[in-house]
The prediction has a mean pLDDT of 83. Predicted 3D model of a 137-nucleotide RNA (FMN riboswitch aptamer (RFN element)) from Loigolactobacillus binensis. Taxonomically the source falls in Loigolactobacillus (Bacteria, Bacillati, Bacillota, Lactobacillaceae). Rfam family: FMN riboswitch aptamer (RFN element). Rfam links the family to the GO term FMN binding. The model forms 100% of the base pairs in the Rfam consensus. The sequence was found by an Rfam model in a public genome assembly.
Order: sequence, then C1' cells, then structure tokens
RNA sequence: AGAUUUCUUCGGGGCAGGGUGAAACUCCCGACCGACGGUAACAACGUUAAGUUGAAGUCCGUGACCCACGUUUUUUAGUGGUUGACCCAGUGCGAGUCUGGGACCGACAGUUAUAGUCUGGAUGGGAGAAGAAAUAC
Repeated sequence: AGAUUUCUUCGGGGCAGGGUGAAACUCCCGACCGACGGUAACAACGUUAAGUUGAAGUCCGUGACCCACGUUUUUUAGUGGUUGACCCAGUGCGAGUCUGGGACCGACAGUUAUAGUCUGGAUGGGAGAAGAAAUAC
C1' cells in the first nucleotide's frame, strides 16, 4: 500500500418579480436548481518532467420513486425489470467533455387550479465519501 470483515460519522438544490383568476410558488411571462462513481484535448500547480488537484444535469454507469418475484407473523433484507434530456459553430489529427451560441430534461401521492422548485411518504432509504478497529497474506 492493497484484500476481507465489522463499526462510526457524513451523504440534494431550487419560482425573485409580474399577469389572469373566487382560488395558482401548480396556468401564462419570467426566475431558479443540478445527487454519487467513472471518463475528460481543459484549468491550476509542478524542476514544465514524472505527476498532483479541480472540472459533464443531457457521455458510460449507479442511486432514489415505481412494478414484479421473493422472504417474513408483520416489517426488513434480497433478485430482476422499468425509469429523463444536445444540437450548431469554432479550434483541432481527433470534440460526448474545451470555447462561443442556442436548446432540452426532471418519480410517486396530494392540492379551492395542471407542480423539477409547495406539502407528504421521509426524523425513511440511498449510490457513495471519510475515518477507525480486527484478521490473514
């Protein structure tokens, strides 16, 4: 330093302002937000080398919700499935990632009125992150 097991802690953001209306943070104008791991022609640092750190909502995956199976006295664990969104121009050997521009997307249930942003399941679950201990090599 790596491996296995156990434990601890952490682990999601967002409608300003205006219009209509009896009523809307749900409609309209407009505003705002972007979980986790990977990759990254970028950036910073570096002896300009090795390398280190950061960097994608729309690339590759994961997770939450939902469905089925399954387990159970019940609950839980587990397995499988389903589940959104990007183009153009530039540079260049090469762009899914860089630069510029313009787009697009967002579970379920509830609601005086249709919800990514309000309320609720949820003081839940969770990909995963950090740390500690034990064990053998």